RNA sequence: UUAUGUGGUAGAGGCGCGGUCUUCAAAAGUACCGCACAGCAAUGGGCAGACACCCGCUGUGCAGGAAAGGGGAAACCGCCGAAGGGAAGCAGAUGUGUCUGCAUUGCUUUGCCUGGGUCGUCGGAGAAUAUCCGCCGGACUGUCACGAUAUGUUUCGUGAAGCGCUAUCCGGAAA
Numbered sequence: 001u002u003a004u005g006u007g008g009u010a011g012a013g014g015c016g017c018g019g020u021c022u023u024c025a026a027a028a029g030u031a032c033c034g035c036a037c038a039g040c041a042a043u044g045g046g047c048a049g050a051c052a053c054c055c056g057c058u059g060u061g062c063a064g065g066a067a068a069g070g071g072g073a074a075a076c077c078g079c080c081g082a083a084g085g086g087a088a089g090c091a092g093a094u095g096u097g098u099c100u101g102c103a104u105u106g107c108u109u110u111g112c113c114u115g116g117g118u119c120g121u122c123g124g125a126g127a128a129u130a131u132c133c134g135c136c137g138g139a140c141u142g143u144c145a146c147g148a149u150a151u152g153u154u155u156c157g158u159g160a161a162g163c164g165c166u167a168u169c170c171g172g173a174a175a
Stems, first nucleotide, its partner, number of pairs: 001174001004171002007169005014080001016079005022073003032064001034062007044055002046102008083114003086110006093104002115141002118138003122134004143160006
């Protein structure tokens, strides 16, 4: 000087990411409760089922009337694989108890996938036209590599992926 290392520390991307709390809309004039009336005797109590038990169930009118999950905005906090998704495992609730599968929720593991936000199609979640998630596509944006261009230092094109990039430190084959 330097190939190199799932090495350490710091840092960048921008309509950047996550969380907490407040507030607002929606959920909803719904669930539920009270009164009145009507219908049914089969069903219903997350979905598809098994067994036992418990509650009768449904509709209409009138009078009261929520909450959770999901979301918008502001503030604050923590951050830049931030984080999100998939898969696997475990746990809890949906009348009670014992079970099978599915859906929703939480936690754990996993370099399995995604550079970032944004717009659109489609699919999924959702009460939802809110919003979220995924594939694909478009332009944009940050980074690096290569090529061209410029040489007051840019611009353009192509490609790649965060297992990346920038700075620095440490280890270090070899010369």
Description: The RNA shown here (Lysine riboswitch aptamer) has 175 nucleotides. It was read from a public genome assembly, where an Rfam model found it.